[in-house]
């Protein structure tokens, strides 16, 4: 360095739910809460799901999935 997460450590993230609080809605924020999570950092490119719409179109979801990208640890 690459590869690579079965060991250890130290950090960190926060499902469902409950309160506020925004938004027609999917959902998005704060707080309390942990079900998980080695990229459960970051970007909506591509698919998939959602939700709006009569359609065109607009939108949410990166805690579906793939690509991008940047990084902590160190057993074999």
């Nucleotide at each position: 360095u690459g590869c690579u997460g079965u060991c250890a450590a130290u950090a960190g993230c926060a499902a469902a739910c409950c309160c506020g609080c925004c938004g027609c809605a999917a959902g998005a924020c704060g707080g309390g809460g942990a079900c998980g999570c080695a990229a459960a950092g970051c970007c909506a490119u591509g698919a998939g799901u959602c939700c709006u719409c009569c359609a065109a179109g607009g939108g949410a979801u990166u805690g579906u999935c793939a690509g991008g990208u940047u990084g902590c640890c160190g057993a074999a």
A computed fold for a 76-nucleotide RNA from a Clostridia bacterium, annotated as c-di-GMP-I riboswitch aptamer.
The source organism's lineage runs through Bacteria, Bacillati, Bacillota and Clostridia.